[in-house]
């Protein structure tokens, strides 16, 4: 910097990438070189083999070797081989004495929080073998002893006795300093103790020789250098859920003891010492230079190399030495492994290699002392798993390399994609030319060698120094060079959803599986798997695991705390932190400057060497530290003397529910008494349980008894907080204000610590009228352990003493100081003031600027700053468990972890939603009329049934819906039969000829078979049949891939933009607000100005008039005619057709109103206020409906899921539902008579009229292709009849018997007539249309069609109402507000218990361990201390005995893991149970 909480913002927070590193390990993969690096576990356990020697110039000596010399004996070549004895005579040497080294180098990190690291100082308190340098000295004896031999013991390992013998082993005398030590007197110096020079006395200590003769060596003694010991200051882990810890503990004194110092050790004496600046205890860990990381400050880390420490199988313990308490020494005890002859012995790889085991994991039993370094030597030399070298591993870093240039017809094939044109793989190939690092052969071939030894010279002259010349190479015939061949021998790994460079196709179907978050997969996955392309890196690529980074997410740099986590519930107050003015003064903080140090390596910087680099080599800087010198003195801080403004005192003045204690009052409440009085009373949404004729409630009187204080009473007052309220006394505290007289910084904060501290609880006594948890009755409810009603105990009040927590809230610690204003109020002064400006302290509102995530905060700050204290670090888990403390007890206080989630949260924005509010609409309610729902049919649908009942629509927004017409077709469905370039359309290519049409047969048909007749053109072809071939077809599957087209919310008044303009942003403002309107309709008002799509208007009808046309329409007026009729001439005045126009626009009146508009029985007018109706449906919502109207992408099927064909189903029927018709009757049936439309239609038609038929209708026909012909009404009214019944109601079902359409009315068609006469007497909860030409009511027409199952559907005219008071409620919408924890938006979220599964944990009767401690007991090996018998002439030394301990035992406590039956709660887990606790007033506000 990124992703990631949400619709969506902003915060705040967490988790998670990208980055770099590694002693790393695993996967796939591999050419070459240098450089560096390799058991991070088991300090587990070890087979083998090496890692310490050396010196013969220290000695005695000679086993083994080799040489000499002598002798034997063999062979024979007669002087040579071989052998064997003898000689330490010579090289030189195994054991052995001596001496020096083994205390180094090499390993490893268990121990250890320590003066163990590291850094600065100190030792006047200390040691130092080899090495340097100085002075001195080295005389004279002696006894032993190993070894060799003799003898013994044992299995070994070893180990006794006994005899002999040496030294540079050893011991005695001598001499002996400036050496020690005591003693005496002197001088000089220092930092306390104290040193240090020279000197007197006494007393005590020394030596070693070798030899090639050069020189090495020894003793004493001073000094150097080096290497050690020791002390102190300071620096570096975690835990207080460890708070007291100490008896050699602290300190004197005096001893021992050490190289020294010291409780180191010891007898005394004193009670000392350490500890919140964190002792003591638990766990954890070698320390440092450096490494990694990071912009730094930090954080993490200590492997290789380097310095220190500490071990060496564990634990003790001393010897010897200069050095050790000793990795390859030694005792002792312990565990373990090995040998054993059972009696005793013997090891220690955390040295090199190796082995076994552990584990993800980590190498050769390799060479070589040449070089560097080490030990021993005089030296040559000898040792040296130190060391150099190789080996093995991509484990790291670095460097080269698989080739390079040209080459496009962008080759051809192949995968792979495609929209079928082509892309792409890709200059990649091939080709063509070139170069040879690498490889392979051959050939050449090094430094590393300084030095030193031998041997000869020169200088010099005790010691050296140079010069000739020998000779010494592990890796190594490497490195490096040359030469020949030849693109020849060499390319992977991971990714491709976002973050993150890189996409596409098939498979797969919430499966396989992927994931670092976030998420991906449910039939079109760029995310799984494969395949093609691309990305990144590249001899390596990925993972996985650690650390820093990013995390300013532990904030010194650098963070917060009103609401996100977070201010202690409030004062007091020790310590600690900070602290006013002035003057001297000091120089510790602080600054500055040389000085010393801060090894080296690392790290930077130059600059050299390996062909470059890495890597080294020289050199500078740096090492930010440290400690003493000197010097500055502004600020801090000590010290010293002053001030007076901070803080106290003092006087005066008001001033409050401030706190305790006593007293005292009325009202109300309940109780008792009497009276009075009667049937009821009390309660609730509505009851009931209660109380009352035993007289309640009501009411009057008195009386008792507790508790609390009505009005005043307020955003008041006061108090530290909790709190505090009738009045009256008393007793006490505090704060303000004036005054400025006193003191002189006495101040602030304040861990721990004390002290108050609501409410409810506890304990012990009192009270107890109210109220009032538990409890109990009664309702409510599906329940109701509530809410709601009657009663009711603790308690509620008082006294003592607990208890200590609250949403103890301003969710705002506490102090001081500055920063702009208005306003109210409270208490004081100004002042003699009810007016009011100004000041002080409070207590409240509003804002500026700042701040803030934003809501807000704002002089009472949440602003600028100081200063002290508290707390904070995702959410769950959990304020839990444990352990401590505190309580009488409930409880409180401190306070984790396993585990699990990617959120968990605050503000603020738009929605949506509320049993939230305000306003407003609509046949949404009400008024009203008519209906459904009962019945019977019809008709759609669900079930159900079938072989099939084809498929679709399914809450409003499906159900008389697609379908505006299923006998067959339709037909999509089911049974059978047939066909497979196919029933239709169509490219080629090739054949045939016509198609076709009568006729016959055969079959359910399709089909099949046969006879006959048939065209044009020269040809090519038109049509038609056949074969092959490419396409075809599919009402199969997906409306949730889709286009278009529709429903609906809704004809509801609303959706948005441009610019501005306000917020960090989402957003909002505009579109709000007042008034209006049918409307975002206008008006006014306005950080909004405008505009866009809805509104409304422009369309079509309808209704009035005018104008122009009048023919098939009309006839006033003139003729003419008829039985009759615009019949005919005429006309176009009227109706009436259909152009074109006219009117309406609150325009006029009058009243309200700024307006916009509103009213009105208003005028006028055919229409008045959108005149009626229709067309028209904004953004967008329901993944709404339609793949079967058509289109369409993807899958599927291809002699079938494609077609033809015959039958048969889509009409089934126990049932439920929708949506009609018909009725149920006198507002009516039936009969006679009879008026009046409008709008469609017509030639496969419509038919007038005539004729038959009762009748559907048939048989004849005249007009009409239509303002002309045809079809054309019913209700009405009027007479008569029925008289309230299941009827002359109603017509369902039913038997005959005809008509019609049609190829065909069985399944299944309408219609006539005649008979038959079924439910059914006005519909239960519910419901549903309807505001006027509207509802009823009545009949016409018309598409679909041959015909009709039409009672449907769109149309049309005729009659022709009723009722709206109002918006309280239901319903559906709008707006503006409010709450939200909803955003898939209340059909939403969400809690808890049960009930399963799984996971960590607590608790627990025990059980089984670790570790350190105390108490006893027993004590190895050892040093010391002691010591009469025994040994020694002695010195001495045996053996005994004592202190101290390693371990061992017992024994009782505490701490601290593990495991437990059984328990407790807790957390995860698509779809379980009960209920409905939060969120809206969440339905009883919520919440501590």
């Nucleotide at each position: 910097g990124a992703g990631u909480u949400u619709g969506a913002u902003c915060c705040u927070g967490g988790c998670u990438c990208a980055g770099a590193a590694u002693g790393a390990a695993c996967g796939c993969u591999a050419g070459c070189u240098a450089c560096a690096g390799g058991c991070u576990u088991a300090a587990c356990a070890c087979a083998u083999g090496c890692a310490a020697g050396u010196c013969g110039a220290g000695g005695g000596g000679c086993a083994g070797c080799a040489u000499u010399a002598a002798g034997g004996a063999a062979g024979c070549u007669u002087g040579c081989u071989u052998u064997c004895u003898u000689a330490g005579a010579u090289g030189g040497c195994g054991a052995c004495c001596g001496g020096c080294g083994c205390a180094c180098g090499g390993g490893u990190g268990a121990g250890u929080a320590a003066c163990g690291c590291g850094u600065a100082u100190c030792c006047a308190a200390c040691c130092u073998g080899c090495c340097c340098c100085c002075u001195a000295c080295c005389c004279g004896g002696g006894g032993a002893u190993a070894g060799c031999c003799u003898u013994g013991c044992g299995a070994a390992a070893g180990u006794a006795a006994g005899a002999u013998u040496a030294a540079u082993a050893c011991c005695c005398g001598g001499u002996g300093c400036u050496g020690u030590u005591g003693c005496g007197a002197u001088c000089c110096c220092g930092c306390a103790u104290g040193g240090g020079g020279a000197u007197g006395c006494a007393a005590c200590g020394a030596a070693a020789g070798a030899u090639u003769c050069a020189u090495c060596g020894g003793u004493a003694g001073g000094g150097g250098a080096u290497g050690g010991g020791g002390a102190u200051g300071c620096g570096a882990a975690c835990g207080a859920u460890u708070a007291g810890c100490u008896u050699g503990u602290u300190g004197g004194c005096g001893g021992g003891g050490u190289a020294a110092c010291g409780g180191c050790c010891c007898a005394c004496c004193a009670a000392g010492g350490c500890g919140a600046c964190g002792a003591u205890c638990g766990g954890u860990a070698g320390g440092g230079g450096u490494u990694c990381u990071g912009a730094g400050a930090g954080g993490a880390a200590g492997g290789u190399c380097c310095c220190c420490c500490a071990c060496a199988u564990u634990g003790g313990a001393a010897c010897u030495g200069a050095g050790a308490c000793a990795c390859g020494g030694u005792c002792c005890a312990a565990a373990c492994u090995c040998c054993u002859a059972c009696g005793g012995g013997a090891g220690g790889c955390a040295g090199c290699a190796g082995u076994g085991a552990g584990g993800a994991a980590u190498a050769u039993u390799g060479g070589u002392c040449a070089a560097u370094g080490g030990g021993c030597g005089a030296g040559a030399g000898c040792c040296u798993g130190a060391a150099c070298c190789a080996g093995c591993c991509a484990a790291g870093u670095a460097g080269c390399g698989u080739g390079a240039a040209g080459g496009a017809a962008g080759a051809c094939u192949g995968c792979c994609c495609u929209a079928c044109g082509g892309g792409u793989u890709g200059u990649a190939a091939a080709c063509u030319u070139c170069u040879u690092u690498u490889g392979u052969a051959c050939g050449g071939g090094a430094a590393u060698a300084a030095a030193g030894u031998g041997a000869g010279g020169c200088u010099a002259g005790u010691g050296a120094g140079c010069c000739u010349u020998u000779u010494u190479g592990c890796a190594u015939g490497u490195a490096c060079c040359g030469u020949a061949c030849g693109a020849a021998u060499a390319a992977g790994g991971a990714c491709c959803g976002g973050c993150u460079a890189a996409u596409u196709c098939c498979g797969u179907g919430c499966c396989a599986g992927c994931a670092g978050c976030c998420g991906c997969g449910g039939u079109a996955a760029u995310a799984c798997g494969g395949a093609a392309g691309g990305u990144c890196c590249g001899a390596g690529c990925g993972u996985u695991a650690u650390c820093c980074g990013g995390a300013u997410u532990u904030a010194u740099u650098g963070g917060g705390u009103u609401u996100a986590a977070a201010g202690g519930g409030a004062g007091c107050g020790c310590a600690g932190g900070c602290g006013g003015a002035a003057u001297g003064u000091u120089a510790a903080g602080u600054c500055a400057a040389a000085u010393g140090u801060g090894a080296a390596a690392u790290c930077c910087c130059g600059u050299c060497g390996c062909u470059c680099a890495a890597c080294g080599g020289c050199g500078g800087a740096a090492c930010u530290g440290c400690a003493g010198u000197u010097g500055a003195u502004a600020c801090u801080g000590g010290c010293u003397u002053u001030c007076u403004u901070g803080a106290g005192u003092g006087c005066a003045c008001a001033u409050a529910a401030g706190g305790a204690u006593g007293g005292u009052g009325g009202a109300a409440u309940u109780c008792g008494u009497g009276g009075u009085g009667u049937a009821g009373c009390g309660g609730u949404g509505a009851a009931a349980u209660g109380c009352u004729u035993a007289g309640a409630u009501a009411u009057c009187a008195c009386g008792a008894a507790g508790a609390a204080c009505u009005c005043c009473g307020a955003u008041u007052g006061c108090g530290a907080a909790g709190g505090c309220a009738g009045c009256c006394a008393u007793c006490u505290g505090g704060g303000g204000u004036g005054c400025a007289a006193c003191u002189g910084a006495c101040g602030c904060u304040g861990a721990g610590g004390c002290u108050c501290g609501a409410a409810a609880g506890u304990g012990c006594g009192g009270g107890u009228a109210u109220c009032a948890a538990a409890c109990a009755g009664g309702a409510u409810u599906a329940g109701a352990u509530a809410c709601c009603c009657u009663g009711g105990u603790a308690g509620u009040c008082c006294g003592c003493a607990c208890a200590g927590u609250a949403a103890a809230c301003g969710a705002u610690g506490a102090a001081u100081a500055c920063u702009c204003g208005c306003u109210g109020u409270c208490g004081g002064c100004g002042a003699u003031a009810u007016a009011c400006a100004g000041u002080c302290g409070g207590c409240g509102g509003c804002c500026a600027a700042g701040c803030g995530a934003a809501a807000g905060c704002a002089u009472u700050a949440a602003g600028u700053a100081u200063u002290c204290c508290a707390c904070c670090u995702g959410g769950g888990g959990a304020g839990u468990a444990c352990g401590c403390c505190g309580g009488c007890a409930a409880c409180a206080g401190u306070g984790a972890a396993a585990c699990u989630c990617a959120a968990a949260g605050g503000a603020a924005u738009u929605g949506a939603c509320g049993g939230g509010g305000g306003c407003c609409c609509g046949c949404a309610c009400a008024a009203g009329c008519g209906g459904a729902g009962g019945a019977a049919c019809a008709u759609g649908u669900g079930g159900u049934u079938u072989a099939a009942u084809u498929c679709g629509a399914u809450g409003a927004u499906a159900c008389g819906c697609g379908a505006g017409g299923a006998a067959c077709c339709u037909u999509a469905c089911c049974c059978g039969g047939g066909c497979u370039u196919g029933a239709a359309c169509u490219g080629c290519a090739c054949c045939c000829g016509a198609c076709g049409g009568a006729c016959g047969g055969a079959g359910a048909g399709a089909u099949c078979c046969g006879u006959c007749u048939u065209c044009c053109g020269c040809a090519a072809g038109u049509c038609g049949g056949g074969u092959g071939u490419g396409g075809a077809g599919g009402u199969g599957c997906u409306g949730c891939a889709u286009g278009g087209u529709u429903g609906u919310c809704g004809u509801c008044a609303g959706c948005u933009c441009g610019u501005g303009c306000c917020g960090u942003g989402a957003g909002g403002u505009g579109u709000c607000g007042g008034c209006u309107u049918a409307a975002g309709u206008g008006c006014c008002a306005u950080a909004a100005c405008g505009a866009g799509c809805g509104c409304a208007a422009c369309c079509c009808u309808u209704c009035u008039c005018u104008u122009c046309a009048g023919u098939u329409g009309c006839c006033a007026u003139c003729a003419g005619g008829u039985a009759a009729u615009g019949c005919u001439g005429g006309g176009c005045a009227c109706u009436c057709u259909g152009g074109a126009g006219a009117c309406a626009c609150u325009g006029c009146c009058a009243u309200c109103g700024u307006a916009a508009g509103a009213u009105g029985c208003g005028a006028g007018g055919a229409a008045g206020g959108u005149g009626g109706g229709g067309a028209u449906g904004a953004c967008g919502u329901c993944a709404a409906a339609u793949c079967a109207g058509c289109a369409c992408g993807g899958c599927c099927c291809u002699u079938a899921c494609g077609u033809c064909c015959g039958g048969g189903g889509c009409u089934a029927c126990a049932c439920a539902c929708u949506u009609g018709u018909u009725a149920c009757a006198a507002u009516g049936g039936g009969a006679g008579g009879u008026a009046c439309a409008g709008a469609a239609g017509g030639c496969c038609g419509c038919g007038a009229c005539c004729c038959g038929g009762u009748g559907a209708c048939g048989g004849g026909a005249a007009g009409c292709c239509a303002a002309u012909c045809c079809c054309c009404a019913a209700a009405u009214c009027c007479u008569c009849u029925c008289u309230c019944a299941g009827u002359u109601c109603g017509g369902a079902c039913u038997g005959g018997a005809g008509u019609c359409u049609g190829c065909a009315a069985c399944c299944c068609g309408a219609c006539u007539c005649c008979a038959c006469g079924a439910a059914g007497c006005u519909g239960g909860a519910u419901u549903c249309g309807c505001u006027a030409g509207u509802a009823a009511u009545c009949g016409c027409g018309c598409a679909u069609c041959a015909g009709c199952c039409a009672u449907g559907g769109c149309g049309c005219g005729g009659u022709g109402a009723a009722u709206a008071c109002g918006u309280u409620c239901c319903c559906g919408g709008g707006c503006c507000u409010u709450g939200u924890a909803c955003a898939c938006a209340c059909c939403g979220c969400c809690c808890g218990u049960c009930a399963a599964g799984c996971c960590a944990u607590g608790a627990a009767a025990g059980c089984c361990g670790g570790g350190g401690g105390u108490a006893c007991c027993c004590g190895a090996a050892g040093u010391c201390c002691g010591u009469a018998a025994c040994c020694g002439c002695a010195a001495g030394g045996a053996g005994c005995g004592g202190c101290c301990u390693a371990g061992g035992g017992u024994a009782a406590a505490a701490c601290u893991g593990g495991u437990a039956a059984u328990u407790g709660g807790g957390g995860c887990u698509a779809a379980g149970u009960c209920g409905u606790a939060a969120c809206a007033a969440g339905g009883u506000a919520a919440c501590c």
A computed fold for a 1488-nucleotide RNA from an uncultured rumen bacterium, annotated as small-subunit ribosomal RNA. The coordinates come from a structure-prediction model, not an experiment, and the mean pLDDT is 83.